[in-house]
């Protein structure tokens, strides 16, 4: 101390989300030992059962045991037994009496408060036992329990009589003071009330209790007054929650006089009087809550908490009330009431765990019915002692800190085993076996405490701690491994299973899901969740912001509030220094000390940032005097101006009427139509009427606070700016709350209406048009007066003030020089712009995420005032104000989302711009699209119609040949180490090979015969056969790959190195002028160089040289083949920047790339291919391998591409003649000759090819004739017959030849293709494939041989610059809203149902208090008064039948509102309309 997340990528805003600490915790899984802590956070719910406050006989009187003495009575001689009674000791103790029971221990319900907490006051006050000081403690008397008797009652208890004691009780006497009260005086302080160290006088009133000892003493007691030390009441002041959707509250309420009450001040309570008091510095209400010390965290500042420990409060089943006492309105006390529990004989009683245990219930959850009074303490007691769940200990619980162990050392064959694995190995891993050593913990067994002061007297506890024994022996998990975050591989999984704190993973190669191995991190604990602080400077005082992310209030004007110029005097408040006080102890922190070490404790010192009180300083700031003038404000002068209100009055123009002329149209649109218009429009000319706006001036212009404001004139009226040797003298600034203004649109009344217009109403447009456009039109737009209060009310920038270079333009005012004077020029002040291109110059510095601001800052500073705080829900709801209404203002939740956003960058894209190119259009030729065939493809059909290509960039495509074969498809037979590689085990003398012959359609089974291996002899090699590993697959995944390929495109482009600029992503170079086919060259230039492409080297082919020259032969040389030369804008000239490079010539075969080939930049399209081939993965394995006969890929209602032949006379057909080139060929091309009408047969020369052959002759062409315009002597399809070749075989299904048949088809819609010259377009000729051919196709060759281009406006494509952009899977994008269906969660809502708070009224319990009358307790009345009951307001809330929006959710339905000029720029406001977006 930072990280991950919005994008393609950037910086910035902003949520979100993570890593760390903590915790009275839970849960999950583990789980060795001690210590020291800590444990109902929920239901302050109920509670069984034992305990938690008694003690004192040395207060008193009895009783009761018992023990002495002693009197008697019975009985006995007697001892003595049994009985009564005194008097004494011992013991116990129910009763009266004392003190204690008001602490000690628990709770957080209620409390938001004088409850706490600090500070202070109390002269307005009390205090039991302790102490300390003086005094004193002498007489009486009355009762009441115990206790007898009698009586109720089930019990619980209660009554009535009688007797009696005390340290009980007494308003009996005595005696006192410094005491109490009352009077009166004198001092002091004081404004008075009054207060005082206090003094003096008088008068009154008032006390005590005893006990113990033999006793005096002594000793506990007792009483009066004082004092003290601790504990407390009651006051102030100052702190500390949220809520203003809670703004007013308050009648004992504020005072005061009297009087009651307390200890004690006071409305504390009560009668009269007044009419106060409180509050925006938050009353009042409403919700939450104990409160501090301190606890968590954090650098702090703070934010959160308030368990354990301590201080205070509070409360004690719920509510109320006293009472006793010193203290209490009392936790284990009294009374009443009310829930609830229990007893019960039914009459009537009891009872209060928020004490320690402990039980129920609730809950995620929280422990024993334990030991001791041995320590510390606490209560009584004179003491022994007694109680004492306060406490001191022990149990459970990893609940939390803290320490400790679970072994240590050697040990490689790097054992097995288990992952991986590229098969070699790596890896768990010196890890373990195995050797040696230790013994902490645990265990056993021995010995054994401190704690005690203090003479006994130890629960802990035979603990702790020492010693000793045996033995590695008794002890390891949990999470995590995609980034953040330290850790990675395999298998199965296949958007299934699941996984996650955020990003996110998973759709067949998953370090992210499981499981396994490895490895990482903590470790007796790990991780999970909940929470709190950090992290977040994400509420910002420390320490943010507000032009465009959220955020400047529409605007001004102002009271409160903050804030405030220049001297000077005084106070010293604030402020600052310094002393003292207090800040409780525990915590914190430093230093030391004790448990073996730490937690833990103990000492000692500092801190606690605070408040109080003395002394001190006066800069600052405040306050009070007193002065100033530069701030503000006045006064005077001359100016500017669409400021503002009101009246008035001017033209053009438009409508309408009225008159004239005039005739058919006119008006509207991208084109129409609806309108109007022969009843005379429009056009035009006169006239009149209206009613709204004010053309030129006029502009970056002026004025106004803003909104706004525009003919001309008057009056009214407000405001700035300058100018003054003018006056006041800080009178500023700023502004919650509050007031006034506030465009449109709206609303009301009442006018008033030409124009132009929401809403209607038609006309088009449209797939529909509730819209754009059109033709009518009402509100409305104007007056007047009243409401309304919003606008994208914006410079999206509050207001003052002061400081930080200017430079220019303009509008107002002023001074200077100079003029006659105005203009001009210079300067000053104030205001409004601009610093952008163009001519020059200079734009600083600063801020800023960037764009950008920049003296009109958004700089640099002060003051004040509003506003933010993720997006959505939402400016919504519900409340309350306004407001006739519409609707303003004010303003949440709940739930969702992991972004929502701002500014730039790159690219892509636009029905944006700009500039270039391209058979892209245009101009021509000549074809497709219709017709008949071929050829493919879709689709149908079959058992199959194998497969793959699908827009350009599939579709005569892979296929340069499907009768079998091919051949992947079917179907039927058959096969199973296998048609084909490799190794291995056995066995086999068995080669292999040839020839048969049985079944069978073959494949294949069977069987016969011939021949019978080689060797270095080891059964080495061959061959079968079995059998194992494997082989095989055109199955599958081109979206795992490798290669190759096709488009964009032979388009000019796509990049780097360094420099530079930018915060960056990027930019520059590569923009920009000219140029060219070219990012091609040149000029320029923060850029300078390079790289892949371009172009050149390469090949053909045009011209000429030289050479060879067979099979060629043309010899002034054809042709072939090697090799040269040539062409470079080289030469002129004109144009251009003098350049590059264009335009023209000339020379030359060729001329500005001279013409064609190869040659394909970075990258797109998850393009194409796993079926060529080659591969990972998956997959089948007597079969998805393999063999084979037959079928099929050749099917045929039907569409689509690419051909072909046509349709004829520029033509057909017959006869004659002429002219090529590239080519192939020994399983072959095949002459010559002869046969067939042909196809083709026979034949056999010749070539291994410049030589023989295909191939005599190429056709188109050319003569010459015929047809004569017709479905023809066009067309040649279909078909039939009879030939011929190939091949094992031509039915499915070849191709050829003859004879016969002789179909559609007379030039082809909308649309669309090819070409720029030896092209096209017409015409043949070869070739690969191949037994043969479905070739009309492909790949070449020659022949003959045109026509056009003015142009870049339009379609396609590309290319450079711009520009918007909310798009980056990139417009085939983005993305709105209705409706339907599913969740969720809020808000409305007839009601309903309990809870609160107030208030009236009724009744009204114990109780104080009070009156009255008994007077021994007490009866009776009354005021108040808790509960209850009623009526009524008000809050918040549960459930709700509908309703209405929101949010999400699948690829549902309609549209297309936005985003590019988003196809009609978009939004805001405000009104009307629509199914919706949304239109006007």
């Nucleotide at each position: 101390a930072g990280a991950g997340u919005u994008u393609g990528a950037u910086c910035c805003u902003g949520g979100c989300u993570c890593a760390g600490g903590a915790c009275g915790a839970a849960c999950g899984u583990u789980g060795g030992c001690g210590g020291c802590g800590u444990g109902u956070c929920u239901a302050a719910g109920g509670c069984a059962u034992g305990c938690a406050a008694g003690u004192c006989g040395a207060g008193c009187g009895g009783a009761c045991a018992u023990c002495g003495u002693u009197u008697u009575g019975u009985a006995g001689c007697a001892a003595u037994a049994c009985g009564a009674g005194a008097c004494g000791g011992u013991g116990u103790u129910a009763g009266c009496g004392g003190c204690a029971a008001a602490c000690g221990g628990g709770u957080g319900c209620g409390u938001a408060a004088c409850a706490c907490a600090u500070u202070g006051g109390u002269a307005a006050u009390c205090u039991a036992c302790c102490u300390c000081c003086c005094a004193g403690u002498c007489g009486g008397g009355c009762a009441c329990a115990a206790c007898c008797c009698c009586g109720c009652g089930a019990a619980a208890g209660c009554g009535g009589g009688g007797c009696u004691a005390a340290u009980u009780c007494c308003a009996c006497g005595a005696u006192g003071g410094a005491c109490a009260u009352g009077c009166g005086g004198g001092g002091a302080c004081a404004a008075a009330a009054g207060u005082c160290a206090u003094u003096c006088g008088c008068a009154u009133g008032u006390a005590a209790a005893g006990c113990g000892c033999a006793a005096a003493a002594c000793g506990c007691g007792c009483u009066u007054c004082g004092g003290g030390a601790g504990g407390g009441g009651c006051c102030u002041a100052u702190g500390g929650c949220c809520u203003a959707u809670c703004a007013g509250c308050u009648a004992g309420u504020u005072g005061g006089c009297g009087g009651g009450g307390u200890a004690a001040a006071a409305g504390c309570c009560c009668a009269c009087c007044a009419a106060g008091g409180c509050u925006a510095u938050g009353a009042c209400g409403g919700g939450u809550a104990g409160g501090g010390g301190a606890u968590g965290u954090g650098a702090g500042a703070g934010c959160a908490u308030g368990a354990u420990c301590c201080c205070c409060c509070u409360c004690a089943c719920u509510g109320g009330g006293a009472c006793u006492g010193a203290g209490a309105c009392a936790c284990u006390g009294c009374c009443c009431a009310g829930a609830c529990a229990c007893c019960u004989a039914c009459g009537g009683g009891u009872g209060g765990c928020u004490g320690c245990a402990g039980u129920u219930a609730a809950g995620a959850a929280u422990a024993u019915u334990c030991c001791u009074c041995a320590a510390u303490g606490g209560c009584c007691g004179a003491a022994a002692g007694g109680c004492u769940g306060a406490a001191g200990g022990a149990g459970c619980g990893a609940c939390g800190c803290c320490g400790c162990g679970u072994g240590c050392a050697g040990g490689a064959c790097g054992a097995a085993g288990g992952g991986c694995u590229u098969c070699g190995g790596c890896u768990c891993g010196u890890a373990a076996a195995c050797u040696g050593c230790u013994u902490u913990u645990a265990u056993c067994a021995g010995g054994g405490a401190a704690g005690a002061a203090u003479u006994c007297u130890g629960a802990c506890g035979g603990u702790a701690c020492c010693u000793g024994a045996a033995g590695a022996a008794u002890a390891a998990g949990a999470g995590g491994u995609u980034g953040c975050u330290a850790a990675c591989u395999c298998u199965g999984u296949g958007c299934c299973a699941g996984c996650a704190g955020c990003a996110g993973c998973g759709g067949u190669a998953a370090u992210a899901c499981a499981g396994a191995g490895a490895c990482c991190u903590c470790a007796a604990g790990c991780a999970u969740u909940a929470u709190c602080c950090g992290g977040a400077u994400u509420u910002a005082u420390u320490g943010g912001g507000c032009g465009u992310a959220a955020a400047g209030g529409g605007u001004c004007c102002g009271c409160a509030g903050g804030u405030g110029g220049u001297c000077u005097g005084a106070u010293g408040c604030g402020u600052c220094u310094u002393g003292c006080g207090u800040u409780a102890a525990a915590u914190g922190u430093c230093g030391g000390g004790g448990c073996u070490c730490a937690a833990c404790u103990c000492c000692g010192g500092c801190a606690c940032c605070g408040c109080g009180c003395g002394a001190g300083a006066u800069a600052c700031g405040a306050u009070c005097g007193g002065a100033c003038u530069c701030g503000a404000g006045g006064c005077c002068g001359g100016g500017a101006g669409a400021g503002g209100u009101g009246a008035g009055c001017g033209g053009a123009a438009u409508u309408g009427c009225c008159g004239g002329u005039g005739u058919a149209g006119u008006a509207g649109u991208a084109a129409u139509a609806u309108g109007c218009g022969u009843u005379g429009a429009u056009a035009u000319c006169g006239g009149c009427a209206a009613g709204a706006a004010c053309a030129c001036c006029a502009a970056a212009u002026g004025c106004g606070a803003a909104g706004g404001c525009a003919g001309c004139u008057c009056a009214c009226u407000a405001g700035a700016a300058c100018g003054g040797u003018u006056c006041u003298g800080a009178c500023g600034c700023u502004c919650a709350g509050g007031g006034a203004c506030g465009a449109a649109a709206g609303c009301g009344u009442g006018g008033g209406g030409a124009g132009c217009g929401a809403a209607a109403g038609g006309g088009a447009u449209u797939a529909g048009a509730u819209a754009c456009c059109c033709c009518u039109g009402u509100a409305g737009u104007c007056c007047a007066c009243g409401c309304c209060c919003u606008a994208a009310a914006c410079g999206a920038u509050g207001g003052a003030u002061g400081c930080u270079a200017g430079a220019u333009a303009u509008c107002g005012g002023g001074a200077g020089u100079a003029u006659c004077g105005a203009c001009c020029c210079u300067c000053c002040c104030g205001g409004u712009g601009u610093c952008g291109g163009u001519u020059a110059a200079a734009a600083a510095a600063g801020u800023c995420a960037a764009c950008a601001c920049g003296u009109u800052a958004a700089g640099c500073a002060u003051c004040c005032c509003g506003c933010c705080u993720g997006g959505g829900g939402a400016g919504u709801a519900c409340g309350g104000c306004c407001g006739c209404a519409a609707g303003g203002c004010u303003a949440a939740a709940a739930c969702u989302c992991a972004a929502a956003g701002g500014a730039a960058u790159u690219g892509a894209c636009g029905g944006g711009a700009a500039c270039c190119c391209g058979c892209a259009c245009a101009a021509g030729c000549g074809g497709a699209g219709g017709a008949g065939c071929a050829u493919g493809u879709g689709g149908c059909u079959u058992a199959a119609u194998u497969c793959g290509a699908c827009g350009a960039u599939a579709a005569g495509c892979g296929a340069a040949a499907a009768a079998c074969c091919u051949u992947a498809c079917c179907u039927g037979g058959g096969u199973u180490u296998g048609a084909c590689a490799u190794g291995g085990u056995g066995c086999u003398g068995c080669a292999a090979g040839c020839c048969g012959c049985c079944g069978g359609a073959a494949a294949c089974g069977g069987u016969g015969g011939c021949c019978g291996c080689c060797u270095u002899c080891g059964a080495g090699g061959g061959u079968g056969c079995a059998c194992c590993a494997c082989a095989g697959g055109u199955g599958u995944u081109g979206c795992a790959u490798g290669g190759u390929u096709g488009c964009c495109g032979u388009c000019a482009g796509c990049u780097c190195g360094u420099g530079u600029c930018g915060u960056g992503a990027g930019a520059u170079g590569u923009a920009c002028c000219g140029u060219u086919a070219a990012g091609u060259c040149g000029g320029g230039u923060a850029a300078c160089g390079a790289g892949c492409g371009c172009a050149a080297c390469c090949c053909c082919u045009g011209u000429c040289c030289c050479g060879u020259g067979u099979u060629g032969c043309a010899u002034a040389a054809u042709c072939a083949c090697g090799g040269g030369a040539a062409a470079c804008u080289g030469c002129c000239u004109c144009g251009g920047a003098u350049a590059a490079c264009g335009g023209g010539g000339a020379g030359g075969a060729a001329g500005g790339c001279g013409g064609g080939g190869a040659u394909g930049a970075c990258g797109u399209c998850a393009a194409a291919u796993c079926a060529g081939c080659a591969u990972g993965g998956c997959u089948c394995u007597u079969a998805c391998g393999c063999c084979u006969g037959g079928g099929g890929c050749u099917a045929c209602a039907c569409a689509c591409g690419u051909g072909u032949u046509a349709c004829a006379a520029u033509g057909g057909c017959g006869c004659a003649g002429a002219c090529a080139a590239u080519g192939g060929g020994u399983u072959g091309c095949c002459a010559a000759a002869c046969c067939g009408c042909a196809a083709g047969g026979u034949g056999g020369a010749g070539c291994u090819a410049a030589u023989c052959c295909c191939a005599c002759c190429a056709a188109a062409c050319u003569g010459c004739g015929c047809c004569c315009c017709a479905g023809u002597u066009c067309g040649g399809a279909u078909u039939g017959a009879g030939g011929g070749c190939u091949g094992c075989a031509a039915u499915u299904c070849g191709c050829c030849c003859u004879c016969a048949u002789g179909a559609a088809g007379c030039c082809g819609g909308a649309u669309u293709c090819g070409c720029u010259a030896g092209u096209a377009a017409c015409g043949g000729c070869c070739g690969a494939u191949c037994a043969g051919c479905a070739a009309u196709g492909c790949g070449g060759c020659c022949g003959u041989g045109a026509a056009u281009a003015c142009g870049u406006u339009c379609u396609c494509g590309g290319g450079u610059c711009u520009u918007g952009u909310a798009c980056a899977c990139a417009c085939c994008g983005c993305c709105u809203g209705u409706c339907a269906g599913g969740g969720c969660a809020c808000g409305g809502a007839a009601g309903u149902c309990a809870c609160u708070u107030u208030g009236g009224c009724u009744c009204g319990a114990a109780g104080u208090c009070u009156c009255a009358c008994a007077u021994u307790u007490g009866u009776g009345g009354g005021c108040c008064g808790a509960a209850a009951g009623u009526c009524a307001a008000g809050g918040g809330g549960g459930c709700g039948a509908c309703c209405a929006g929101g949010c999400u959710u699948a690829a549902g339905u309609c549209a297309u509102a936005a985003c590019a000029a988003g196809g009609u720029a978009g939004c805001c406001g405000u009104a009307g309309g629509g199914g919706a977006a949304u239109c006007u």